[in-house]
Context: one part of a larger RNA
Molecule: large-subunit ribosomal RNA, domain VI
Organism: Clostridia bacterium
RNA sequence: CGUUAGAUAUUUGAGAAGGGCUGACCUUAGUACGAGAGGACCGGGUCGGACGCACCUCCAGUACACCAGUUGUUCCGCCAGGGGCAUAGCUGGUUAGCUGUGUGCGGUUUUGAUAAACGCUGAAAGCAUCUAAGCGUGAAACAAGCUUCAAGAUGAGAUAUCUUUUAAGGUCACAUGCAGACUACAUGUUUUGAUAGGCCAGGUGUGUAAGCGCCGCGAGGCGUGAGCUAACUGGUACUAAUAGACCGUAG
Numbered sequence: 001c002g003u004u005a006g007a008u009a010u011u012u013g014a015g016a017a018g019g020g021c022u023g024a025c026c027u028u029a030g031u032a033c034g035a036g037a038g039g040a041c042c043g044g045g046u047c048g049g050a051c052g053c054a055c056c057u058c059c060a061g062u063a064c065a066c067c068a069g070u071u072g073u074u075c076c077g078c079c080a081g082g083g084g085c086a087u088a089g090c091u092g093g094u095u096a097g098c099u100g101u102g103u104g105c106g107g108u109u110u111u112g113a114u115a116a117a118c119g120c121u122g123a124a125a126g127c128a129u130c131u132a133a134g135c136g137u138g139a140a141a142c143a144a145g146c147u148u149c150a151a152g153a154u155g156a157g158a159u160a161u162c163u164u165u166u167a168a169g170g171u172c173a174c175a176u177g178c179a180g181a182c183u184a185c186a187u188g189u190u191u192u193g194a195u196a197g198g199c200c201a202g203g204u205g206u207g208u209a210a211g212c213g214c215c216g217c218g219a220g221g222c223g224u225g226a227g228c229u230a231a232c233u234g235g236u237a238c239u240a241a242u243a244g245a246c247c248g249u250a251g
Stems, first nucleotide, its partner, number of pairs: 001152001005163007015149004021049007033038001051106005059100004066093005071086006110144003117137004169247004173190001174188004195240003198236005205228002212223004
């Protein structure tokens, strides 16, 4: 820009893409078959490999505004307690998130028409013959079935609702993140509000804070699962979502 008024929401599916892998073991059964050696079809069950998708409960990794320990030095006048720097100073753990080595799931079953092939009936050719007329069986391939996209499918589809006037709706702006290079997408239709921050409570992590008291000559120990705690969960208008602007109105 088009789809012939403009919108919001929900959709149909022409078409396209993805997926389709495979092993071992048990059983049927040491059966059928075979002199024996050997040794099945068909069917049922169990456990895997590789591959793919999703997720973070567990396991594992990461963690640069979490917790603790510790060295040197410097600063806060000194002690105590702390801040800075030294690869994040080093070391031990670690929430959320993101990941895989972790967890869950998937291929199947089924249907149709067939290929090679195997058949039935059957003439031409009194026989025979799967074929000439006719009928059947038959593959990981093909078409469906499963998943995803999909009406610029210009063949531009459908349904419901809204607006009949500076309207419905949208954009900018603002607070943001389940999104993200930008854009886009999503949330708050922004005070008729839980969108972010703060605060409260909890969870999680770390591992018994500081101060004071007691004990010990002292290093230290005890009073104490203490103190602190990012991204997590629930709540709470305390702070900020202000003020507004623009687009949009019919052969």